Description:
Model confidence (mean pLDDT): 84 of 100. This is a predicted structure of a 1407-nucleotide RNA (small-subunit ribosomal RNA) from an uncultured prokaryote.
């Protein structure tokens, strides 16, 4: 945009459209008939009369009507449909001197004398019918015969005209084919008696001429797809002869000739009526051909014709076919692709309507008749226009919905409501135009002999005629009443909230959303759009420059033929002359009307329409110019070629020779291995190999030179010598004079493998065999090895046939290599230097590109010409053509299927990629885990319940810094329902406190007792009781809704930002590099300057010293002294705990780059961040945690809350990890001794003495702690015993007896004493920590805590080995490189298989 459908909704008009499918079949009515003024003939009911034997008969009207017929005219118009038709169908522009046109006009002429039939009729007769047959009457404007007449037609003559064939006039001659009347009217002429055979009018009729109109022929031009259609064609091409047409013509047809058509696409196959026009597009162009309008085919299907001016005929015939319908079965009828309308067919397309009143047709002299043409009405929102559903006011912003952070927003001036309007619906009233005209009549012209008739023009009062329609329009009534709905609301694209769902149910044009907070899915509120419609679907153009003429690609995205040679075509130097094909300009026909555009104007406006201008193309024609293109003449020399004379070359083919090297073959020496590999074996070899000397043969390739060095169109092409030949370049400049360039088609050449035949065959080796490797190896590795590789002829015609770059030409900085050949300077000479030309290479500026890149060897800038691409897969595949012996080439789709496949380039992650470089990362080393039992955690089981979380590293002695009750969150059982806790409201009572009943408590009964504090005298504050509703509560759920915290990569050295630059961007620089650091530490250098979080520093404890200050600490010196710093007394010293000092690569020598910085070194308690702690950049892991706290959303509210009792969290276990003892002699036991640090203690630490084997128990003094207690410190040191064993080694388990704590130790504490004495003798694979006061060992303490540590946080005592070093494990940082990876290598992908189904192909059986 639509001839549309669907899906919701639907008030009024007005103009238009409506079977796009089955040209599928059709019931039923209608669509063409008209003329009595061409002719014969002619009823019927009904009515009127009369008759009458009441049955009827005659007669008049009905009526010269109806129906029927002959005969004319029409039926070839108008109406319908797009089957066929790629063609002169159709367009458009010519031609017909190759034709024809009824009716219509214009001119001329004419119209005689004659005949004999047939239909209606009527009789007879077949037939079921439809229809037909004998016999007999009859008209004519129907038929025929004759006469006349001209210019069919033929010959002569002589003109016009045309390019010509030829054609028009004209004169002459010979030929022969024509007619019809009818109607009015009158008597003027004729003949006459009214009159008609006359006369007039009018119509008809013959014939010639022209002319309008239509129409046939014929030619230019232009008109869809397939070349997977490439050759077609005998009546084909053309002549002659005859035929035949209105007419040329193979239109027929006889004969002769052998043409015609075809890459500018014939034939052939597919579609399709074609055009004015419609749609869209700026345009160019693309689709398209519904209404309207010309043309054109067709009319059940094929086929003929006849009639007629026309036709091979929608509503004629005839033969055939299908189909339907009738039938007496013999035989007959039909033809909706005309108007309605029925069935089918579809997604879909209307009334069996009324009228000829208008317009247009047919007949007729008219009047009329006919007329499904047309005018109206109806149905359908199907399109297009136009109206309306109200208009103003109206804030308690009413109710009510919706939301809501509870305070409001928002529907919303919306509504209510008060004042107004009156379209369109509806009822009343009046009511058009749309009719012109026709009859009568009157008047006047015109003919005429007329005053008749006819015709014509004018009047008119008067007769006829309107379907639509009592409709359009007014006009009045009453009333806001009777009229809004459809899609959207993630983004593109205008408009977002709330609920419910919970990868469900859906959505969806793309991208995509949904898997518990969806602005994407239902529904609601609200917003946006359109609006009597909105939306969905289909289809055409746009956007699409996405087939690019205008307007586009080919190095890498799809896309240069593998390479020449050249046909056809296409393009082509420079000068002059001439021509006018292209090209300009005019004019003249045409381009139907409508439409489109402008203007105007008419329906109240707009759709609608009228009028008037105007545009386009094509023919033809006149011109003026000649630049430009052509075309034709003469030139010219630069493009192209030729001559001559030179050097370069693995450019080609032939023949011929040479040496090393392999291999084999004889023979010599000579012995046991050789060969192979990452390691082996297979193989060879005492029948003598390999090794080595000497001979011999045989094939094949041609080491060094070898070089981004040469040659050739390309493939390619390499010892040497020789022949034959092809090309290129240099230099001369004498000749041709555009001979050029590309190049479809054709036609050669074309590596490697392969294929045919015959040769050859050393080595090499597909296939093959063995032998390893492998989970497996049909591979890689090794041992053999056949085709083949090599010749010779014929084939194959492909390669990542690449430079992924077609071929030619001009033009457009430069450098700087390297080969050929010149030239200049210079030299004795080679070099060197300058500089033409011609190849081949590097780097670069300008342009250029999507970047990368290219850049005078261009991918710049421009011409020509060829070949090619148009999303990825199917696919370079089928199928069909051709080409090969085959393999297998060349051409070359489609269904289907995906959203996406590609290209360059970034930033990241990877990488069994490099490079530099760190970590207890390895290596060195020391101690353990992993075996034992036991302690604890976890998983698994198990259970009423074993509450929950954590899950590689980065859960698992983790939350839990301590489960018997509580904790407690789980279980089982009793209880509560405003609550065990907070606020408010009423009421009443102090709080308490003491006995008491049930009961396992919880909790419930009853009794007594007590009246406090504040007060403004009302009351009031705490507290505790009754009542009710608001809410309380939840360790329910979601840690993937979240905040805090926190773990990890990691105390690893990164991570960014501003501003400049650079890049079309994404991003890059900076931060990369050169050195240095533990470190992006710092120094140089630098399109980068600076700057932040980060790193070190600042902070703390220690290790030195100093000052301050001296209790509870100290005690060198002085005094005492019960001997203990006890005590005077002192404050030096240790310490204590405040403040300060020291360390800064700060000095010296090397070493670097005078730099940062390292190394040595003085000197200092400490040197190179002195040691340890705290401190964790941007982030990452949807890492932990809703069971710490907080917190949205959901859940639940006599329960998932809350109280209580008991039971669990402790079960049981062949699994894991964390740790204790320990397997022993570096021990263990016994006995005597020695040394700490840090800490804690009044609801506590607890001394001293006393009992007890002991755990404890009694006791009570200190101590609120530098003062008193815990406190005995172990290992160690000394000294006895054991003496290698499952023990005097280890202590489980397990009996007995206790103590302590505590409301209870039964499930389920801990600890003593006695007896018991288990496994275990150092622990597979594997795997952990630790670099110095570390490791390992040895005790102490402290938190939690009534009691309970093997754990956890300290604390301090003894007190080590060992680091070559950085290849390899594991992380970790730079910087570079690949990437088909980005959820980022745990990535991504590929292919069989295994199930299921589907198709197709084979089958054993079955039929």
């Nucleotide at each position: 945009a639509c001839g549309a459908a669907c899906g919701c909704u639907g008030g009024c008009g007005g103009c238009g459209u409506a079977c796009u499918u089955a040209a599928c079949a059709c019931a039923u009515g209608c669509a063409a008939g008209u003329c009595g003024g061409a002719c014969g003939a002619g009823a019927a009911a009904g009515g009127g009369c009369a008759c009458u034997u009441c049955g009827g008969u005659g007669u008049c009207u009905g009526a010269g009507u109806a129906a029927a017929g002959u005969g004319g005219c029409g039926a070839a118009c108008g109406g319908g449909u797009g089957c066929g038709u790629a063609a002169c169908a159709c367009g458009u522009a010519a031609g017909u001197a190759a034709u024809c046109u009824g009716c219509c006009c214009u001119g001329g002429a004419c119209u005689c004398u004659g005949g004999g039939a047939u239909a209606a009729c009527u009789u007879c007769u077949c037939g079921a019918a439809a229809g037909g047959g004998g016999g007999g009457c009859u008209a004519a404007a129907a038929c025929c015969a004759g006469g006349u007449a001209g210019u069919a037609c033929c010959c002569c003559g002589a003109g016009g005209c045309u390019u010509a064939a030829g054609u028009c006039a004209c004169g002459g001659g010979g030929g022969g084919g024509a007619a019809a009347a009818c109607g009015g009217g009158c008597c003027u002429c004729u003949g006459a008696u009214u009159u008609a055979a006359g006369c007039u009018c009018g119509u008809a009729g013959u014939u010639c001429u022209g002319g309008a109109u239509g129409a046939g022929c014929u030619u230019g031009c232009g008109u869809c797809c397939c070349a997977u259609u490439a050759g077609c064609u005998a009546g084909u091409u053309g002549g002659u002869g005859g035929g035949g047409u209105a007419a040329a013509a193979g239109c027929c047809u006889a004969c002769c000739a052998a043409g015609g058509c075809a890459a500018c696409g014939a034939u052939g196959g597919g579609u399709a009526g074609c055009u004015g026009g419609u749609c869209u597009g700026a345009g160019a162009g693309g689709a398209u051909g519904a209404u309207c309008a010309g043309c054109c085919a067709c009319a059940c299907u094929g086929g003929c014709a006849c009639u007629g001016a026309g036709a091979c005929a929608c509503g004629g015939g005839c033969c055939a076919g299908a189909c339907u319908c009738c039938u007496a079965c013999g035989g007959g009828a039909g033809g909706c692709a005309g108007c309605a309308g029925u069935g089918g067919g579809g997604a879909a397309u209307u009334u069996u309507g009324c009228g000829c009143a208008a317009u247009g047709g047919g007949c007729g002299a008219a009047a009329g008749c006919c007329u499904g043409a047309c005018g109206c009405a109806g149905u359908a929102a199907c399109g297009c226009c136009g109206c309306g559903u109200g208009g103003a006011g109206g804030a308690u912003g009413a109710a009510g919905g919706c939301u809501c952070u509870u305070g409001g927003g928002u529907c919303g001036u919306a509504a209510a409501c008060u004042c107004c309007u009156g379209u369109c619906a509806g009822g009343g009233g009046g009511g058009a135009a749309g009719a012109c005209g026709g009859g009568c009549g009157u008047g006047g012209g015109a003919u005429u002999a007329a005053u008749a008739c006819c015709u014509c023009c004018a009047c008119u009062a008067c007769c006829c005629a309107g379907a639509c329609g009592g409709u359009a329009c007014c006009u009045c009534c009453a009333a806001a009443g009777g009229a809004a709905g459809c899609c959207c609301c993630g983004g593109c694209u205008a408009a977002u909230u709330c609920c419910g769902u919970g990868c469900c149910a859906g959505c969806a044009g793309c991208c995509g959303c949904g898997g518990u907070a969806a602005u994407a899915c239902g529904g609601a509120a609200g917003g946006g759009g359109c609006a009597a419609g909105c939306g969905u679907u289909g289809u055409u153009c746009g956007g699409a420059a996405u087939c690019a003429u205008u307007g586009g690609g080919c190095g890498u995205a799809a896309a240069g033929g593998g390479c020449g040679c050249g046909u056809a075509g296409g393009c082509g130097g420079u000068u002059u002359c001439g021509c006018a094909u292209g090209u300009c300009c005019g004019c003249u026909g045409u381009a139907a009307a409508a439409g489109c555009a402008u203007a105007c104007a008419g329906c109240u406006c707009a759709a609608c329409u009228g009028u008037a201008u105007u545009a386009a193309g094509c023919c033809g024609u006149g011109g003026a110019a000649a630049a430009c293109u052509g075309c034709g003449g003469a030139g010219c020399u630069u493009g192209a070629g030729g001559c001559u004379g030179g050097g370069a070359g693995g450019g080609g083919c032939u023949g011929g020779u040479g040496g090393a090297a392999u291999u084999c073959c004889c023979u010599g020496u000579g012995u046991a291995g050789c060969g192979g590999u990452g390691a082996a074996a297979u193989g060879c070899g005492u029948a003598g190999a390999g090794a080595u000397g000497g001979g011999g043969g045989a094939g094949a390739a041609c080491a060094c030179u070898u070089g981004u060095g040469g040659c050739g169109a390309a493939g390619g092409c390499g010892g040497c010598c020789a022949g034959c030949u092809g090309g290129a370049c240099c230099a001369g400049u004498u000749c041709u004079g555009a001979c050029g360039c590309u190049g479809a088609g054709a036609c050669g050449c074309g590596a490697a493998a392969g294929c045919g035949u015959g040769g050859g065959g050393a080595g090499c080796a597909a296939a093959c065999a063995g032998g390893a490797u492998u989970a497996g190896a049909u591979a890689c590795c090794c041992u053999g090895g056949u085709a083949g590789u090599c010749c010779a002829c014929g084939c194959c015609g492909u390669a990542a046939a690449c430079g992924u770059u077609g071929a030619g030409u001009g033009c457009u900085a430069g450098g700087u290599g390297u080969c050929g050949c010149g030239g200049g300077u210079a030299u004795u000479g080679a070099c060197c230097c300058c500089u033409g030309c011609g190849g081949u290479g590097c780097c670069g500026u300008c342009g250029u590109u999507a970047a990368c890149g290219c850049a005078u060897u261009u991918a710049g800038c421009a011409c020509c010409c060829c070949g090619c691409c148009u999303g990825g897969g199917g696919a370079g595949u089928a199928c069909g053509g051709u080409c090969g012996c085959a393999a297998g080439g060349c051409u070359a789709a489609a269904a289907c299927u995906c959203a996406a496949a590609g290209g360059a380039a970034u930033u990241g992650a990877c990488g069994g990629g490099g490079g530099c470089c760190c970590g207890c990362a390895c290596a060195a080393g020391c101690g353990g885990u992993g075996g034992a039992g036991c302690a604890u955690g976890u998983g698994g089981u198990u259970u009423a319940a074993u509450u929950c979380g954590a899950a590689g590293c980065a859960a698992c002695g983790c939350g839990c810094a301590g489960a018997a009750c509580c904790u407690u969150a789980c279980c089982u059982g009793g209880g509560c329902u405003u609550g065990a806790c907070a606020u408010c409201u009423g009421g009443g009572g102090a709080a308490c406190c003491u006995c008491u009943u049930c009961g396992a408590a919880a909790g419930u009964u009853g009794a007594g007792g007590g009246u406090g504090c504040c007060u403004u005298c009302g009351g009031g504050a705490a507290c505790c009781c009754c009542a009710a509703g608001a809410c309380a509560g939840g360790u329910g759920c979601u840690g993937c809704a979240u905040g805090g915290c926190u773990g990890u990569c990691g105390u690893c050295a990164g991570c960014u930002c501003g501003u400049g630059u650079c890049g079309u961007g994404a991003g890059g620089u900076g931060u990369u590099g050169g050195g240095u650091u533990a470190a992006g530490u710092c120094c140089c250098g630098c399109a980068a300057c600076g700057a932040g979080c980060g790193c070190a520093a600042c902070c703390c404890c220690u290790a030195u010293c100093g000052u301050u200050a001296g209790u509870u600490g100290c005690c060198a010196u002085c005094a005492g002294u019960u001997c203990g710093g006890c005590u005077g007394g002192g404050c030096a010293c240790u310490c204590u705990a405040a403040c300060g000092a020291g360390a800064c690569u700060g000095c010296c020598g090397g070493u670097g780059u005078u730099a940062a910085a390292c190394c040595g070194g003085a000197g200092g308690a400490a040197g190179g961040u002195g040691g340890g702690g705290a401190c964790g950049a941007c982030g990452u892991c949807a890492a932990g945690u809703c069971c710490u706290c907080a917190u949205g959303g959901c859940c639940u509210u006599u329960a998932u809350a809350u109280c209580c009792a008991g039971g669990g969290c402790u079960a049981c276990u062949a699994a894991c990890g964390u740790g204790c003892u320990a397997c022993a002699a570096u021990g263990g036991u016994c006995g005597g001794u020695a040394c700490a640090a840090a800490g804690g203690g009044u609801c506590g630490c607890c001394a001293a003495c006393c009992c007890g084997c002991g755990a404890g128990g009694g006791g009570g003094a200190g101590c609120u702690a530098a003062u008193c207690c815990c406190a005995g410190a172990a290992a160690g040191c000394c000294g006895g015993c054991c003496u290698c064993a499952g023990u005097u080694c280890g202590g489980a388990u397990u009996g007995g007896a206790g103590u302590c704590u505590g409301c209870a130790a039964u499930u389920c504490g801990a600890c003593u004493c006695c007896a018991u004495g288990a496994a275990g003798u150092c622990g597979g694979a594997a795997u952990c920590g630790c670099u110095a006061g570390u490791a390992a060992u040895c005790g102490c303490g402290g938190a939690u805590c009534a009691g309970c540590a093997u754990g956890c946080c300290g604390c301090g005592g003894u007190g080590a080995a060992u680091a070559c070093g950085u290849u390899c494990c594991c992380g970790g940082g730079c910087c570079u490189u690949g990437u088909a990876c980005a959820c980022a290598c745990c990535g991504c992908c590929c292919g069989u298989c295994a199930c299921a189904c589907c198709a197709c192909g084979g089958a054993a059986g079955c039929u």